[in-house]
Parts: sequence; C1' cells; structure tokens
RNA sequence: GCGCCUGUAGCUCAGUUGGAUAGAGCACCUCACUCCUAACGAGGGGGUCGGCCGUUCGAAUCGGCCCAGGCGCG
Repeated sequence: GCGCCUGUAGCUCAGUUGGAUAGAGCACCUCACUCCUAACGAGGGGGUCGGCCGUUCGAAUCGGCCCAGGCGCG
C1' cells in the first nucleotide's frame, strides 16, 4: 500500500431481506426482605447504533469518505 471482518448501554452481545417507541444478560441506583450482608423479589436510570456526507417518505440496516481494532497479502 491492497483486500476482508469488526465498531450498538459501564461490560459481553442480539437486531444488518430498510418500517412505526433500539433490546437482552451482567453491572449500577431505589425499595422490599434480613439483626447486618449476600442471594432471591419489585421498580428505575443509562445508548441520537465509531464520525461526516449521501440515497430514501423513512437508515443501526444501503452507498461514499474518514477514524479505531483484528486477520490476510505484498
């Protein structure tokens, strides 16, 4: 330098035949329970989906460029 893959919540990930409010588990906060803690139970907060632009009535999803990480080739 070229090609491919990945990037979504604090962490691990799902969702990528475009469709109405973006989800799960763990973690975190509150409550209840307990002599106290943990576990179990109830509730809650947290993400403009790596960035910009474009296509579209509509983009996490499609296209272009860039950034970061990984693999391969030279």